RNA sequence: GCGCGACAAAGGCAAACCCGGCGAAAGCCGGGGACGCAAAGCUCCGAGGCUACCGCACGUCGUUCCGUGCCACGCCAGUCGAGCCGCCGAA
Numbered sequence: 001g002c003g004c005g006a007c008a009a010a011g012g013c014a015a016a017c018c019c020g021g022c023g024a025a026a027g028c029c030g031g032g033g034a035c036g037c038a039a040a041g042c043u044c045c046g047a048g049g050c051u052a053c054c055g056c057a058c059g060u061c062g063u064u065c066c067g068u069g070c071c072a073c074g075c076c077a078g079u080c081g082a083g084c085c086g087c088c089g090a091a
Stems, first nucleotide, its partner, number of pairs: 004089002012037002017032006035078001041084003045081003048076003055070005
């Protein structure tokens, strides 16, 4: 240096749930809280998933209101892969 990952050490992140806020929703942010995580750091590139305000189509009227379907320009990244960066050092 490459690989690998321990009942090691130092430090880190934080699921569910609760409280407050934002959002049409999915979800996000802050505080509490820890199920877990060796990349549970970053990107959001490939696949996948979630939502549907707007828009489009349809439905006795269908411009309004209502319902149904489609749709990402909104999200997730703790579903898998990829790229980039990185702490420690037993076997």

Predicted 3D model of a 91-nucleotide RNA (c-di-GMP-I riboswitch aptamer) from Armatimonadetes bacterium 13_1_40CM_64_14. It was read from a public genome assembly, where an Rfam model found it. Model confidence (mean pLDDT): 86 of 100. Of the family's consensus pairs, 100% are formed in the model.